A computed fold for a 472-nucleotide part of an RNA from an uncultured bacterium, annotated as small-subunit ribosomal RNA, 3' major domain.
Its mean pLDDT, the model's own confidence on a scale to 100, is 82.

[in-house]
Context: one part of a larger RNA
RNA sequence: UGACGGGGGCCCGCACAAGCGGUGGAGCAUGUGGUUUAAUUCGAAGCAACGCGCAGAACCUUACCAGCUCUUGACAUGUCACGUUUGGUUACCAGAGAUGGUUUCCUUCAGUUCGGCUGGCGUGAACACAGGUGCUGCAUGGCUGUCGUCAGCUCGUGUCGUGAGAUGUUGGGUUAAGUCCCGCAACGAGCGCAACCCUCGUCCUUAGUUGCCAUCAUUCAGUUGGGCACUCUAAGGAGACUGCCGGUGAUAAGCCGGAGGAAGGUGGGGAUGACGUCAAGUCCUCAUGGCCCUUACGGGCUGGGCUACACACGUGCUACAAUGGUGGUGACAGUGGGAUGCAAAGGGGCGACCCCUCGCAAAUCUCCAAAAGCCAUCUCAGUUCGGAUUGCACUCUGCAACUCGAGUGCAUGAAGGUGGAAUCGCUAGUAAUCGUGGAUCAGCAUGCCACGGUGAAUACGUUCCCGGGCCU
Numbered sequence: 001u002g003a004c005g006g007g008g009g010c011c012c013g014c015a016c017a018a019g020c021g022g023u024g025g026a027g028c029a030u031g032u033g034g035u036u037u038a039a040u041u042c043g044a045a046g047c048a049a050c051g052c053g054c055a056g057a058a059c060c061u062u063a064c065c066a067g068c069u070c071u072u073g074a075c076a077u078g079u080c081a082c083g084u085u086u087g088g089u090u091a092c093c094a095g096a097g098a099u100g101g102u103u104u105c106c107u108u109c110a111g112u113u114c115g116g117c118u119g120g121c122g123u124g125a126a127c128a129c130a131g132g133u134g135c136u137g138c139a140u141g142g143c144u145g146u147c148g149u150c151a152g153c154u155c156g157u158g159u160c161g162u163g164a165g166a167u168g169u170u171g172g173g174u175u176a177a178g179u180c181c182c183g184c185a186a187c188g189a190g191c192g193c194a195a196c197c198c199u200c201g202u203c204c205u206u207a208g209u210u211g212c213c214a215u216c217a218u219u220c221a222g223u224u225g226g227g228c229a230c231u232c233u234a235a236g237g238a239g240a241c242u243g244c245c246g247g248u249g250a251u252a253a254g255c256c257g258g259a260g261g262a263a264g265g266u267g268g269g270g271a272u273g274a275c276g277u278c279a280a281g282u283c284c285u286c287a288u289g290g291c292c293c294u295u296a297c298g299g300g301c302u303g304g305g306c307u308a309c310a311c312a313c314g315u316g317c318u319a320c321a322a323u324g325g326u327g328g329u330g331a332c333a334g335u336g337g338g339a340u341g342c343a344a345a346g347g348g349g350c351g352a353c354c355c356c357u358c359g360c361a362a363a364u365c366u367c368c369a370a371a372a373g374c375c376a377u378c379u380c381a382g383u384u385c386g387g388a389u390u391g392c393a394c395u396c397u398g399c400a401a402c403u404c405g406a407g408u409g410c411a412u413g414a415a416g417g418u419g420g421a422a423u424c425g426c427u428a429g430u431a432a433u434c435g436u437g438g439a440u441c442a443g444c445a446u447g448c449c450a451c452g453g454u455g456a457a458u459a460c461g462u463u464c465c466c467g468g469g470c471c472u
Base pairs, nucleotide, nucleotide: 007472008471009470010469011468012467013466015462016461019426020425021424022423023422026318027317028316029315030314031313032312033311034309035308042053043052064304065303066302067301068300069299070298073129077128078127079125080124081123082122083121084120087106088105091102092101093100094099109119110118111117131293132292134291135290136289140287141286142282143281144280145278147276152191153190154189155188156187157186158167159166160165171182172181173180197270198269199268200267202238203237204236205235206234207233208232211228212227213226216225217224241264244258245257246256247255248254320419324378325377326376327375328374329373336367337366338365341360342359346355347354348353385416390411391410392409393408394407395406396405432454433453434452435451436450437449438448
């Protein structure tokens, strides 16, 4: 000077408390450990690993294993020799395929000194080299997590101290804030805070199709004429600043109350992460030093594995029912996506789905039906709860669903009656609950990212638990 204290003072945070809903018990999904295995590729490890890398492992992916196979190599540059028009395509043979052999058809280079001479291409040879998801994240760059969106971290000059250092940054108030005010051997400044950025909430202007419809006419229908007032769309502006009033405070900063206002004291949300900490994470995104392999630790292929299963843990989904199940009815969203695509209407099928094809590169067409809601019924049961598991028959994608996909119908109908110790989230359009869309993607979502519908309870307070800030 820091750090630490079951030292002190002051102050914050869903930290506790007050509430609401969960997890921990069941079944299943998913990740991990362990075990198993020829292989179950690798990484991640308290918070800050464990629905994490993986925005999607049947082949591919794929890095793992078994077998087969290649050796200047799948890819790059360079040298030499030979050939020369390159690319696509049909069929056959051997083979698991890679690969090897034969073959049909189509297309068919540029320059040129006319010499295969040059480029390009193919084949071959030798070597320099390629290649490595091999090791080291404790050699590194870059990127990221975390403390933490916490209010801190520093510098110049001056002053003090032999010096390490101190001061400033402490003190009195105040704030979400080292925010601001006052004081002060300090005076200033920088990185952070705040603001500037995006979005939601109000109004105005401009614009009016594909959007909208108050008035007029018209229609099954904003369908058409007409109109752009309204909604909406999307560009520009206005608006909020403690600006005004009262109180309080030190005549300050500010705080409390009020007015007006769509909005009031940071209006809600986002983006934004100081100096640094954890030799935190990543050499398997990429880049890269060093080390290692070089007929293999490189390349290709087929099949298998990553999907195993006495068990343990994390994260979820579905439930245990009447605030419910089933049947019927029928109204109201928003975000997005669409050409190898989204697909209307019509027809077939109990259904998954199929046939046919209108329209649409989309405010035009389409995905698109929102679901919770309402009515009837069931009457407390392992049930008309719950849906695991299993059998049969199908549908779809795809070269191919055995290992190992998703869905449908019929049948089957397990555990489960609210979950011990313990533990998590959340303060408002939030929690809870309800459905919808998207990325990845041929197919596959209970995960992830987004969207709207319905819509609470509670906060006395800071003694205690956890984390953090300042002074001592």